[in-house]
Background: A computed fold for a 120-nucleotide RNA from a Ktedonobacterales bacterium, annotated as SAM riboswitch aptamer (S box leader). It was read from a public genome assembly, where an Rfam model found it. The coordinates come from a structure-prediction model, not an experiment, and the mean pLDDT is 80. Its Rfam family is "SAM riboswitch aptamer (S box leader)". Rfam's curators write: The SAM riboswitch is found upstream of a number of genes which code for proteins involved in methionine or cysteine biosynthesis in Gram-positive bacteria. NCBI's taxonomy places the organism under Bacteria, Bacillati, Chloroflexota, Ktedonobacteria, Ktedonobacterales.
Parts: sequence; C1' cells; structure tokens
RNA sequence: CGCUCAUCCAGACGGGUGGAGGGGACGGCCCAACGAAGCCCGGCAACCGGCAGGCGCCUCGCGCGCCCUGUGCGGUGCCAACUCCGGCAGAGAGCCUUCACGGCUCCUGAGAGAUGAGCG
Repeated sequence: CGCUCAUCCAGACGGGUGGAGGGGACGGCCCAACGAAGCCCGGCAACCGGCAGGCGCCUCGCGCGCCCUGUGCGGUGCCAACUCCGGCAGAGAGCCUUCACGGCUCCUGAGAGAUGAGCG
C1' cells in the first nucleotide's frame, strides 16, 4: 500500500507541561487566551491475546469449539459535537410554493473515512 470481515447515535471527571492553533482535504458549521495542537499523568472502552467461569463436543488429553459471562494482566484504540454536517442515489416521508421547477427538514442506502483482526 492492497484485499476480506466486524464496529462506528454509548463512554472517557480531571491534573501537569506547552504556548496558537484544532476538528484529515474541500464547502459549511464549530472548538480554542475561561488556554488549541503536541507531550506526560489520568481516564474510557473491551477489538485481539492471556487468565477465570459457563455451555457444548470428543479421538478424553495439560484437547477442541462458542453471536456466552467476567477480569482489565499484555497489544492496540479512543477521551467536543452521530464518523460534527454535507457532496452520490432513492417512483422514501413531511413542510413552503397556485402547479411544476425549486427550496427546507428528516429517513434509508451507497461512497469515502476511522479503529481492530486476518491475509498478501
């Protein structure tokens, strides 16, 4: 870097340091001197591994399995706003508009992205 699978409306108080940026890009809209990013501590969560338990299977072994439970020990991840919102599609819904066009709000899906696990 590519491919596959899973998840993405929950959660994360706060302290130190640092000094002006940050939310990936674009368009918005926000956050920030009542202190941004980064770093350290702390915290959240439970994807993988470990450990303990439950259930099932058996060639019974220090075995194997699971859309199961716990723990938080190890590996990541995360700690404003739904992945902050949007772009593409819908002979989906409602409203504005005399109708259409158009506009607004919502919904569903796709795409893109993020994180983990596996593979190349």